[in-house]
Context: one part of a larger RNA
Molecule: large-subunit ribosomal RNA, domain VI
Organism: uncultured Erysipelotrichaceae bacterium
């Protein structure tokens, strides 16, 4: 912009796009079958490989500043007790998020129409013949059943709820102020390049922050015993702790504005 009033939801599915793999073992059954060797078919179950999707409970990565430990060196006057810089200075672990080699799950079954094939009826041609009329069965391949995306599907569909019939005048598919409703701005993330998408905006738990907790770390300082002393030991599963869970208006979402029908 368009879908001959204005919005807010929920749909149908014209049509597209994906996906569609496949081994090995058991059971039937050492049966059918074959002098013997050997070794089915149909049918049931198990379990995998490769692929896909989704997740992060378990394994593990990663976690550049979450903890601890140490080097060299400067600095807070100095011990102590911290900080700066060195590849994040190196090392141990390591929450959330993101992952894979980690966990789940998928290709099923069904149904239609059909190729080779293989019938049944059946005559041109008194027999024969699956064809010529008729009518069956039959493949991973086609269509449908699966998952997604979709009404610009201008052939623009559908249902269900809202809102109303206002003022001006030059009477117009007209300006204007409003309805429902939208959007600006703001605090934001399960979203995200920007946009969009989603919460939330004081009638508030949106996000800082603040307290509790959960996870990590691993036992702080100070101070006291003990030892000449490096140290150890209590005080103490201690202090510290991004991203997690909650709870609490303490801070900032205030005030305001702007589009939006007359069919």
């Nucleotide at each position: 912009c368009g879908c001959a009033g204005g919005a807010a939801a929920a749909u149908u599915g014209a049509g597209g796009a994906g996906a569609u793999c496949u081994g090995a073992c058991u059971c039937u059954a050492g049966u059918a079958c074959g002098a013997g060797a050997g070794g089915a078919c149909c049918g049931a179950g198990u379990u995998g490989g490769a692929c896909a999707u989704a997740c992060c409970u378990c394994u593990g990565g990663u976690g550049u500043a979450u903890c601890u430990g140490u080097u060299g060196u400067c600095a807070c006057g100095c011990c102590a007790g911290u900080g700066g810089c060195a590849u994040c200075g190196c090392a141990g672990a390591g929450u959330a998020g993101c992952u894979a080699u980690g966990u789940a799950u998928g290709g099923a079954a069904g149904g239609g129409a059909u190729a080779a094939c293989c019938g049944c009826u059946g005559a041109a041609a008194g027999c024969a013949u699956c064809u010529a009329a008729g009518u069956g069965g039959g493949a991973a391949a086609c269509c449908c059943u699966c998952u997604c995306c979709a009404a610009g599907a201008u052939g623009a569909g559908u249902u269900u709820u809202c809102c109303c019939a206002u003022a001006u005048u030059u009477u117009a598919u007209a300006u204007a102020g409003u309805a429902a409703g939208a959007g600006c701005c703001g605090u934001u993330g399960u979203a995200g390049a920007c946009u969009a998408c989603g919460a939330c905006g004081u009638u508030g738990a949106u996000a800082g922050g603040c307290u509790a907790g959960a996870g990590g770390u691993g036992g702080a300082a100070g101070c006291g015993u003990a030892g000449c002393g490096a140290u150890a030991c209590g005080u103490u599963g201690a202090g510290c702790u991004g991203a997690c869970u909650a709870g609490u208006a303490c801070u900032a979402a205030u005030a305001g504005c702007u589009c939006g029908a007359g069919g």